About this RNA:
This is a predicted structure of a 109-nucleotide RNA (SAM riboswitch aptamer (S box leader)) from Cellulomonas composti.
RNA sequence: UACCCAUCCAGAGCGGCCGAGAGAUCUGGCUCGACGACGCCGCAGCAACCCGCGGGUCGCCUCGCACGAGGCGCCCGGCGCAGGGUGCUACCGCCAGGACCGAUGGAGG
Repeated sequence: UACCCAUCCAGAGCGGCCGAGAGAUCUGGCUCGACGACGCCGCAGCAACCCGCGGGUCGCCUCGCACGAGGCGCCCGGCGCAGGGUGCUACCGCCAGGACCGAUGGAGG
């Protein structure tokens, strides 16, 4: 970071700093904010994707006299593991309209 794929009505806060706006952009609303929002930092938490580990013996392959061991693929609803890479922790992406709309993850470059 163009294109592509998937998701976006669930879930998850405390402290410190900053000091006026913020909820992507435009419009019309609505909501939050000096009882300090937004943002940054620390810790904590949530669980969307990928990786890993664990489980299943389900399928295939290899070794082996046998017991068995190893590898690959597939599955894991639910109180598998939050271990790693990101992400997230007001309100249906706050609502509606418009748009090569936005955000996050993956795959690739």
The sequence is in RNAcentral, with records from Rfam.
The model forms 89% of the base pairs in the Rfam consensus.
Taxonomically the source falls in Cellulomonas (Bacteria, Actinomycetota, Micrococcales, Cellulomonadaceae).